[in-house]
RNA sequence: UCUCGACAAAGGCAAAACCACCGAAAGGUGGUGACGCAAAGCCAAGGGCCUACGGCACGGAACGUGUCACGGCAGCCGGUUCCCGAA
Numbered sequence: 001u002c003u004c005g006a007c008a009a010a011g012g013c014a015a016a017a018c019c020a021c022c023g024a025a026a027g028g029u030g031g032u033g034a035c036g037c038a039a040a041g042c043c044a045a046g047g048g049c050c051u052a053c054g055g056c057a058c059g060g061a062a063c064g065u066g067u068c069a070c071g072g073c074a075g076c077c078g079g080u081u082c083c084c085g086a087a
Stems, first nucleotide, its partner, number of pairs: 004085002012037002017032006035075001041080003046077002048073003054068006
């Protein structure tokens, strides 16, 4: 230095649920809360997944059906950087 990850040390993050707010939704932010996490730090210009206000197409009286990401998810894969040091 790389790989690796211990019933180590010091610390960190925070799923679900509930409350408030933002959003058309997916989802996000804050609080409470811990299911878990060695990158659960960061990246949504790669793959994947979620949503469809609005656009478009069709049918329409209201509106319905289909489709589209330019909206999201990093706690799905991936990329990238980093703390500690038993074996």
Molecule: c-di-GMP-I riboswitch aptamer
Organism: Planctomycetota bacterium